[in-house]
Context: one part of a larger RNA
């Protein structure tokens, strides 16, 4: 020095464990904010570094409700001082307080700071000083004032429990919009209308009641799923891209304006004759007519519909008032009565009763002996409950020890939902025939040029959308049916609203797992978006386990200490806080063999 064996050191694999994660299911919730949010800064405890809570009333204040004996949060321990059956601590509901920054909003600013004005007020002899409130911008509504310029408008001023602004995971609509890549290169093309940026809205969003499809048969809003179908198509006909009708399901809902016409108000113009609902008579006399604006009625359609005029049929009430007067008819208004509907469209606010649910909680069956052991839940013996033998804890493996579980019960206060009442709204006329008198969405449809969207890359390219230039018809009208024309069929644009079925999960509650078990599972089981790195945007860790219980080694010895040896605790100390198990590499000690 090597090899072997034994015993150690180092190291932290493995096993076991779980305080934390991951995925999904069901239900809820789907917003917060100028009444100052989200997120922070700084404070706040007797002593306090971090976390948590809270805000100068500062681990808290008040009220109500629950619970019922201890309590003054967690992270070492201890001390001091307190609270508590006059109900503390804790839990729930409602309220009060809530510094400074932050949309941040009096002005400024290098966030958490600096400096003001006005009103009221405290204090001073007075100023300085202190307290409270208000003072950003834009929009909307109302009023006053008021240029160029007569009216007017712009502008200005004032007022208004008026609105907005900012934050937020995914999903949604819209406006913009790449490249890496693929095409085995690359330019059309693809990736992809994706990523990303901006705007906006909601618990969903969007879409939606045919100027739709279809095919000579018919369907009947929209959305979503399955099929149709990788079909028809498109495509340097490359790579690729890729429908629709129709069928089957989910869910179901249909409505309101504009206009014609009537009427009222206002403004302008015109006007001595028309008119005053109709009939008759009387009477009136800027009441008429035209245009514009606004309110009310009416009306909403494509086998056209409506208005207006006229005719027919059926029918629906009572009282009062107005319509210049009287009578009749008619119209309108108010009230009653009758009928109907309603908070998600078709109008829109609630109040209350009751029931159910949520936000604290409560009741809840049944086991003893003995053996072993440090410890009984184990073994043995004999019992019991079960609408409860889910699960967790307790010194080991407990249905009957504890928390629970099955089952049942519970709210002063706040919230949600169902139903009813109050309440609110509507109706009291409807149906049909005839009449080409009127109305039925115009800088619109369409066209040309240039782009874009559609399966459709300019193609024979319809259809839809946009820019520029043009520019209809108007119901005897107009659009579509894939160039275009005819016939035929079908629908009615140029206004608007609309639940459900569909998408998602920052969040709450409950549950489940042939999900992970500390190099795994979230980056994060622990002071984690921390430490640390970076000017910054940003990047981003490592790190769990004594024991049943600290019983965490009094006392003695060596040592400066660290550390160790005794003694003691404990079932165990080779469980001693560098602590469960404690592999390997690596380093030793002892013995044997070999050299």
């Nucleotide at each position: 020095g090597g090899c072997a064996c034994a015993c150690g050191g180092u190291g932290g694999a493995u096993g076991c464990c779980u305080a934390g994660g991951c995925a999904c299911c069901a239900a809820g919730a789907g917003g917060c904010g100028a009444u100052g949010a989200a997120g922070g800064g700084c404070g706040u405890g007797a002593u306090c570094g971090g976390c948590u809570g809270c805000g100068a009333u500062a681990a808290g204040c008040c009220a109500c409700g629950g619970u019922g004996a201890g309590g003054c949060g967690c992270u070492g321990a201890a001390u001091a001082g307190c609270c508590u059956g006059u109900g503390a601590c804790c839990c729930g509901u409602g309220g009060a307080u809530u510094c400074c920054c932050g949309a941040a909003u009096g002005g400024g600013g290098a966030a958490a700071c600096c400096c003001a004005g006005c009103g009221c007020u405290g204090g001073u002899a007075a100023u300085g000083c202190g307290g409270c409130g208000c003072u950003a911008u834009c929009c909307c509504c109302g009023g006053c004032u008021g240029a160029a310029u007569c009216c007017a408008u712009a502008g200005g001023c004032c007022g208004g429990u008026g609105g907005a602004g900012g934050c937020c995971a995914a999903g949604c609509g819209g406006g913009g919009g790449a490249a890496g890549u693929g095409a085995a290169a690359c330019a059309u093309c693809u990736c992809a209308g994706u990523a990303c940026c901006c705007c906006g809205a909601g618990g969903a969003a969007a879409g939606g009641a045919a100027a739709u499809c279809a095919a000579c048969c018919g369907a009947g809003a929209c959305u979503c799923c399955c099929c149709g179908a990788g079909u028809a198509g498109u495509g340097g006909c490359g790579a690729g891209c890729g429908a629709a009708a129709g069928g089957g399901g989910a869910c179901c809902a249909g409505c309101c304006c504009a206009a014609a016409c009537c009427u009222c108000a206002c403004a302008g113009g015109u006007g001595u004759a028309a008119g005053c609902g109709g009939a008759c008579a009387c009477g009136c006399g800027u009441u008429g007519c035209c245009u514009g604006u606004g309110g009310g009625g009416g009306g909403u359609u494509g086998u056209a519909g409506g208005a207006c005029g006229u005719c027919u049929g059926c029918u629906u009430c009572c009282g009062g008032g107005u319509u210049g007067u009287g009578u009749c008819c008619g119209a309108c208004c108010c009230g009653g009565c009758g009928g109907g509907a309603g908070u998600u469209a078709c109008a829109a606010a609630g109040u209350u009763g009751u029931c159910g649910g949520g936000u604290a909680g409560c009741c809840g069956a049944a086991g003893c002996g003995u053996g072993u052991g440090g410890a009984a839940c184990c073994g043995c013996g004999c019992a019991c409950c079960a609408g409860a033998g889910a699960g967790g804890g307790c010194a080991a493996u407990c249905g009957u020890c504890c928390c629970g579980u099955a089952g049942g019960c519970g709210a002063a206060a706040c919230c949600c939902g169902g139903c009813g009442a109050c309440c609110u709204c509507c109706c009291g006329g409807c149906a049909g025939g005839c009449g080409a008198u009127c109305c039925u969405g115009a800088g619109u449809a369409g066209g040309u040029c240039c782009g874009c969207g559609c399966c459709c890359g300019u193609g024979a390219a319809a259809c839809g959308c946009g820019g520029a230039c043009u520019g209809a018809a108007g119901c005897a009208g107009g659009g579509g049916g894939g160039a275009c024309c005819a016939c035929c069929c079908u629908c009615c644009a140029a206004g608007g609203c609309u639940a459900a079925g569909u998408a998602c999960u920052c969040c709450u509650u409950g549950g489940u797992g042939a999900c992970c078990g500390a190099u795994a599972g979230u980056g994060g089981a622990c002071u984690a978006g921390u430490a640390c790195c970076g000017u910054g945007a940003g990047g981003g860790a490592a790190a769990g386990g004594u024991g049943a219980a600290a019983a965490g080694c009094a006392c003695c010895c060596c040592g400066g200490a660290a550390g160790g040896g005794g003694a003691g605790u404990g079932a165990a100390a080779u469980a001693g806080u560098a602590c469960c198990u404690g592999a390997a590499a690596c380093c030793g000690u002892g013995u044997g063999c070999c050299u």
Description
The part of an RNA shown here (large-subunit ribosomal RNA, domain I) has 595 nucleotides and comes from uncultured Chthonomonas sp. The RNAcentral record of the full RNA draws on MGnify. It matches the Rfam family "Bacterial large subunit ribosomal RNA". Its mean pLDDT, the model's own confidence on a scale to 100, is 82.